[in-house]
RNA sequence: ACGGCGGUAGCUCAACUGGCAGAGCGCCGGUCUCCAAAACCGGGGGUUGGGGGUUCGAUUCCCUCCCGCCGUG
Numbered sequence: 001a002c003g004g005c006g007g008u009a010g011c012u013c014a015a016c017u018g019g020c021a022g023a024g025c026g027c028c029g030g031u032c033u034c035c036a037a038a039a040c041c042g043g044g045g046g047u048u049g050g051g052g053g054u055u056c057g058a059u060u061c062c063c064u065c066c067c068g069c070c071g072u073g
Base pairs, nucleotide, nucleotide: 001072002071003070004069005068006067007066010025011024012023013022019056027043028042029041030040031039049065050064051063052062053061
């Protein structure tokens, strides 16, 4: 330099063919307990890496840039 894959909640990851962004763990509160853990119930938390474009509508499609991993030379 070129090619491929990836970037979504604090962490690990979903989201089928464009149609109101979710789960598990963690965190907070509660029940239980002498206390704690476990278990159970409830809850908050997101500019979907940045910018632009297409569209009534973009996590999803297109362009560009940034970051990480793998490969080719």
Molecule: transfer RNA
Organism: Longimicrobium sp.